A computed fold for a 98-nucleotide RNA from an Acidobacteriota bacterium, annotated as Bacterial small signal recognition particle RNA. Rfam family: Bacterial small signal recognition particle RNA. Rfam classes the family as a non-coding RNA gene. Rfam's curators write: The signal recognition particle (SRP) is a universally conserved ribonucleoprotein involved in the co-translational targeting of proteins to membranes. It was read from a public genome assembly, where an Rfam model found it. Its mean pLDDT, the model's own confidence on a scale to 100, is 76.

RNA sequence: GCUCGGGUCCUGUGCAGCAGGAGCGUCGAACCUCGUCAGGCCCGGAAGGGAGCAGCGAUAAGGCGCCAAACCUGUGUGCCGCAGCAAACCUGGGCUCU
Numbered sequence: 001g002c003u004c005g006g007g008u009c010c011u012g013u014g015c016a017g018c019a020g021g022a023g024c025g026u027c028g029a030a031c032c033u034c035g036u037c038a039g040g041c042c043c044g045g046a047a048g049g050g051a052g053c054a055g056c057g058a059u060a061a062g063g064c065g066c067c068a069a070a071c072c073u074g075u076g077u078g079c080c081g082c083a084g085c086a087a088a089c090c091u092g093g094g095c096u097c098u
Base pairs, nucleotide, nucleotide: 001095002094003093004092005091006090007089008088010084011083012082013081014080015078016077017075018074019073020072021071023066024065025064026063027062033058034057035056036055041050042049043048
């Protein structure tokens, strides 16, 4: 000097972690959600009917807790796996020259 390989660095990708969403449970609306609507009110000669407050039930927005087993999104958190240019640095081997 040439060449082959490895590592650092870089990029892509996968996996894991973390965060959030979704999910599960629970709470949750005087009225502007639903259902059932006592009482009372209205219509009717009556039979009945109507609207509908409270109450009860189910939930919405949302709050709290939970699982993270699985799903979705994000992420220099890992220096974990795989692949890959060039250059730089480090390192090992071979050949050649001095």